[in-house]
RNA sequence: GGAAUAGCUCAGUUGGUAGAGCAUUGGUCUCCAAAACCAAGGGUCGUGAGUUCGAGUCUUACUUCC
Numbered sequence: 001g002g003a004a005u006a007g008c009u010c011a012g013u014u015g016g017u018a019g020a021g022c023a024u025u026g027g028u029c030u031c032c033a034a035a036a037c038c039a040a041g042g043g044u045c046g047u048g049a050g051u052u053c054g055a056g057u058c059u060u061a062c063u064u065c066c
Base pairs, nucleotide, nucleotide: 001066002065003064004063007022008021009020010019016053024040025039026038027037028036046062047061048060049059050058
């Protein structure tokens, strides 16, 4: 100096109620399974504090990794 966001890999870029792919579960299909398609569940955004009507996003201390 950079990184920390779902089980994993990662988006989220003028601050405005957090998403994708893969995975998991269910369904359709199939003699069964796989593939394909449809749907669902899953997050105290590393921890604390501050600013703000409002923070993943800004400020600050700490922790872990490179």